[in-house]
Molecule: transfer RNA
Organism: Candidatus Uhrbacteria bacterium CG10_big_fil_rev_8_21_14_0_10_48_11
RNA sequence: GCGGGUAUAGUUUAGUGGUUAAACACGACCUUGCCAAGGUUGAGUCACGGGUUCAAUUCCCGUUACCCGCU
Numbered sequence: 001g002c003g004g005g006u007a008u009a010g011u012u013u014a015g016u017g018g019u020u021a022a023a024c025a026c027g028a029c030c031u032u033g034c035c036a037a038g039g040u041u042g043a044g045u046c047a048c049g050g051g052u053u054c055a056a057u058u059c060c061c062g063u064u065a066c067c068c069g070c071u
Base pairs, nucleotide, nucleotide: 001070002069003068004067005066006065007064010024011023012022013021018054026042027041028040029039030038047063048062049061050060051059
C1' cells in the first nucleotide's frame, strides 16, 4: 500500500427495514432476627458523519478504532 471482518446498556451477547432484547452487574421495594439466596420493579445502549427511504441497529458511502490475510 491492497483486500476482508468486527463495533449494540457497566460487561458478555442476540437482533437483518416498522416500539432495541436477554443474562450478569446497578437502584428501590418485598421476604429473613442479620447476611447470603429468592421475588417484584426501575434506570441505562445501536462507534462517528453523510446518503436512500414514509420509516435505518438493519441498506449504501466515508471516517475512526481493533483483528486477520497479501505485498